[in-house]
Context: one part of a larger RNA
RNA sequence: UUGGGCGUAAAGCGCGCGUAGGCGGCCUUGUAGGUCAGUUAAGUUAAAUCUCGGGGCUCAACCCCGAGCCGCUUCUGAAACCAUAGGGCUUGAGUUUGGUAGGGGAAGGUGGAAUUCCUAGUGUAGCGGUGGAAUGCGCAGAUAUUAGGAAGAACACCGGUGGCGAAGGCGGCCUUCUGGGCCAUAACUGACGCUGAGGCGCGAAAGCUGGGGGAGCAAACAGGAUUAGAUACCCUGGUAGUCCCAGCCGUAAACGAUGGACGCUAGGUGUGGGGGGACAAUCCUUCCGUGCCGAAGCUAACGCAUUAAGCGUCCCGCCUGGGGAGUACGGUCGCAAGACUAAAACUC
Numbered sequence: 001u002u003g004g005g006c007g008u009a010a011a012g013c014g015c016g017c018g019u020a021g022g023c024g025g026c027c028u029u030g031u032a033g034g035u036c037a038g039u040u041a042a043g044u045u046a047a048a049u050c051u052c053g054g055g056g057c058u059c060a061a062c063c064c065c066g067a068g069c070c071g072c073u074u075c076u077g078a079a080a081c082c083a084u085a086g087g088g089c090u091u092g093a094g095u096u097u098g099g100u101a102g103g104g105g106a107a108g109g110u111g112g113a114a115u116u117c118c119u120a121g122u123g124u125a126g127c128g129g130u131g132g133a134a135u136g137c138g139c140a141g142a143u144a145u146u147a148g149g150a151a152g153a154a155c156a157c158c159g160g161u162g163g164c165g166a167a168g169g170c171g172g173c174c175u176u177c178u179g180g181g182c183c184a185u186a187a188c189u190g191a192c193g194c195u196g197a198g199g200c201g202c203g204a205a206a207g208c209u210g211g212g213g214g215a216g217c218a219a220a221c222a223g224g225a226u227u228a229g230a231u232a233c234c235c236u237g238g239u240a241g242u243c244c245c246a247g248c249c250g251u252a253a254a255c256g257a258u259g260g261a262c263g264c265u266a267g268g269u270g271u272g273g274g275g276g277g278a279c280a281a282u283c284c285u286u287c288c289g290u291g292c293c294g295a296a297g298c299u300a301a302c303g304c305a306u307u308a309a310g311c312g313u314c315c316c317g318c319c320u321g322g323g324g325a326g327u328a329c330g331g332u333c334g335c336a337a338g339a340c341u342a343a344a345a346c347u348c
Stems, first nucleotide, its partner, number of pairs: 003320004007302002012316001014202004021195003025089007033082002035078004041074004050068007092192001093189004097184004104178007111155001115151008126137002163170002207248006216242002221237004259315006267293011297304002321348003330341004
């Protein structure tokens, strides 16, 4: 627990789907739960206290009398707004139709370059590596070069401040299956919407389980150097792993360090996709995306600026001094590693 905030000071859940809930377009008719009104409507609101008026102790404190305040219930009324019931609308949302761009996803197939290994030929003493060396490889013929073969992984150029995807992410080529977007055009449905506590799903790399695979690279490890030392940086090797299938894990500087939706608020200049201007157009215009520069405005400043960090509305998440600590304990999940939830003492 009010308030004020969340790009960089503490603070936006990694991302989506969606339950409850919260919030919700224009016109119209009714109802009267919320709302508003009535005072000489009614009841209640114990006494004291409090406020106002009056009175009593010589004043005051104090005491006495009367009235009032706040609220609740009932009654009567209003109908703009919220709600609710009915009717209507099309601009929000969606559907149909015609186009269109794309590394969006899944499965299967296939290609060339390179690397390593094997076989054979040519050929001879070195190769490799570094700052310089050495370990290492090589007369049992290496390196180099030619031909053939095998294997696995990744796709040079195109390639872009470019594209697609909700995010993670996605790149040779072909086929099949499949998701979403954008534009145009009328027609249709008629508020069907936004957000979303819980929940469910997706989620890089590393890691884990079982089975395959293993060319290159390479934690661990070994050796050689460097050094005062060198459990490193450099070099020679090298196993998990990296790859595939099935299943877990659920975390990242999962970043735009910026939650989602809608409306509004100068421009300029690139670029990707579509439409219009009869054709064409280096041009003009319009819609959607993606960059840069900048008006107003905002900001502590840096900066942001129609892709807002501006001006507003709605919903969710989160923050509340530093350390202790994203830790302990408990719980849930996990094969484990651990993840999620999450303190306190003490201390400054």

Small-subunit ribosomal RNA, central domain from an uncultured bacterium, 348 nucleotides, folded computationally. Its mean pLDDT, the model's own confidence on a scale to 100, is 88. It matches the Rfam family "Bacterial small subunit ribosomal RNA". Rfam links the family to the GO terms structural constituent of ribosome and ribosome.